Small-subunit ribosomal RNA, central domain from Runella sp., 346 nucleotides, folded computationally. Model confidence (mean pLDDT): 87 of 100. Its Rfam family is "Bacterial small subunit ribosomal RNA".
Context: one part of a larger RNA
RNA sequence: UUGGGUUUAAAGGGUGCGUAGGUGGUUUAAUAAGUCAGUGGUGAAAGCUGGUUGCUCAACAAUCAAGUUGCCAUUGAUACUGUUAGACUUGAGAGAAGUGGAGGCUGGUGGAAUGGAUGGUGUAGCGGUGAAAUGCAUAGAUAUUAUCCAGAACGUCAAUUGCGAAGGCAGCUGGCUGUACUUUUUCUGACACUGAGGCACGAAAGUGUGGGGAUCAAACAGGAUUAGAUACCCUGGUAGUCCACACUGUAAACGAUGCGAACUAGCUUUUUGGCUUUAGAGUUGAGAGGCUAAGGGAAACCGAUAAGUUCGCCACCUGGGGAGUACGCCGGCAACGGUGAAACUC
Numbered sequence: 001u002u003g004g005g006u007u008u009a010a011a012g013g014g015u016g017c018g019u020a021g022g023u024g025g026u027u028u029a030a031u032a033a034g035u036c037a038g039u040g041g042u043g044a045a046a047g048c049u050g051g052u053u054g055c056u057c058a059a060c061a062a063u064c065a066a067g068u069u070g071c072c073a074u075u076g077a078u079a080c081u082g083u084u085a086g087a088c089u090u091g092a093g094a095g096a097a098g099u100g101g102a103g104g105c106u107g108g109u110g111g112a113a114u115g116g117a118u119g120g121u122g123u124a125g126c127g128g129u130g131a132a133a134u135g136c137a138u139a140g141a142u143a144u145u146a147u148c149c150a151g152a153a154c155g156u157c158a159a160u161u162g163c164g165a166a167g168g169c170a171g172c173u174g175g176c177u178g179u180a181c182u183u184u185u186u187c188u189g190a191c192a193c194u195g196a197g198g199c200a201c202g203a204a205a206g207u208g209u210g211g212g213g214a215u216c217a218a219a220c221a222g223g224a225u226u227a228g229a230u231a232c233c234c235u236g237g238u239a240g241u242c243c244a245c246a247c248u249g250u251a252a253a254c255g256a257u258g259c260g261a262a263c264u265a266g267c268u269u270u271u272u273g274g275c276u277u278u279a280g281a282g283u284u285g286a287g288a289g290g291c292u293a294a295g296g297g298a299a300a301c302c303g304a305u306a307a308g309u310u311c312g313c314c315a316c317c318u319g320g321g322g323a324g325u326a327c328g329c330c331g332g333c334a335a336c337g338g339u340g341a342a343a344c345u346c
Stems, first nucleotide, its partner, number of pairs: 004317003007300002012314001014201004021194003025088007033081002035077008049065006091191001092188003095184006103177007110154001114150008125136002162169002206247006216240001220236004258313006266291011295302002319346003328339004
């Protein structure tokens, strides 16, 4: 390479947008590039394959044929693909009328809790643990009460719920804004799918500058535990946690399951639209779950939200360790990230 695979054995890119490329709905006509058929030329010899012949046989040799699956030219065929011209509406998109939601950005605002400040009441403990101690407290703590301040997070509602491409998103409310679904069949008329590179987004931690700093809390200190205890437990506590701007670009970024399309029995729960009915309910879309037929699977299990049956495109895998390491290159302020071996060894 052919082939086989990628939920869990090695293997789906973290996610989207999109360039090149690949692939592409129904129909008419033309063309004849691909495709198919005929004919001609060429496709050296030797070799290979078959027949015959010559060395006593064979190896070997001679001769004839086949073959040389290719290329070129030419004459035809026109189903499929392509190209050109035209038409269509079911794919896709747009319009109109509705609906849904923790989708995003930005401003305002609320109560509980926590911590602190001040005043009052009040007196000897509080706190913490398996038990203690460090710690706090007569300079009046803990408790309770009144007023004030600060920052962060939003109990109940709450769900097996909802929204978002993913990361993710939850007090209430104003503004701006993205998207989906339903109905209508009004418009465009294949405008589509995928997508190497590329661009954008991307939890937490981390980085830079400037703010903020209540809580919690790496590091650190002390107290315990222990043979030791650089831990688990306790008392403190700095970065950080929060905001703005700019980087970083990784996660068990998981459904460990790429995206799109078509097809293949059902039952049941639920969110949100349309239609018909109104005791109930039925039906038709778009989602979110559970159980299963056929089928698949090594099994666990999957099963219309497929891991079934097929098509298109991309990504990735090829024994374990060495190693996601070294070197080089690219990116980054750095931390580090991306790409990514070999020797050797089993």